The RNA shown here (c-di-GMP-I riboswitch aptamer) has 81 nucleotides and comes from Indiicoccus explosivorum. The coordinates come from a structure-prediction model, not an experiment, and the mean pLDDT is 87. The model forms 95% of the base pairs in the Rfam consensus. It matches the Rfam family "c-di-GMP-I riboswitch aptamer". Rfam links the family to the GO term cyclic-di-GMP binding.
[in-house]
RNA sequence: CUUUGAAAAAGGCAAACUUGCUGAAAGGCAGGGACGCAAAGCCACGGGCCUACGGGGAACUAUGGCCGCCGGGCUGCCAGA
Numbered sequence: 001c002u003u004u005g006a007a008a009a010a011g012g013c014a015a016a017c018u019u020g021c022u023g024a025a026a027g028g029c030a031g032g033g034a035c036g037c038a039a040a041g042c043c044a045c046g047g048g049c050c051u052a053c054g055g056g057g058a059a060c061u062a063u064g065g066c067c068g069c070c071g072g073g074c075u076g077c078c079a080g081a
Base pairs, nucleotide, nucleotide: 002081003080004079005078012037013036017032018031019030020029021028022027035068041074042073043072045071046070047069048066049065050064054061055060
C1' cells in the first nucleotide's frame, strides 16, 4: 500500500418507541432507549423511495427530504494474508 474478515482486543454508532423543540408535510435536532451495524463515518453524484407549503382545472409536480434502500466517491480501528 492492497485485500479478506470481525474470532479476539480496544472501542464506536444507535432502529422501533418515548419526551421536548422545529417543519406545511416527509423529516430533522436534543435527551432517554437498543433493533441491529465491519464502515449504521462523511458526501444527495446516479438510481430509487417519501412528502406536496407552493404551482396546476385536474392528472400531477421538488426547489423539500431519506446515506440504517442500492450503487458510487472520500476517510478510518484491529487481526490475518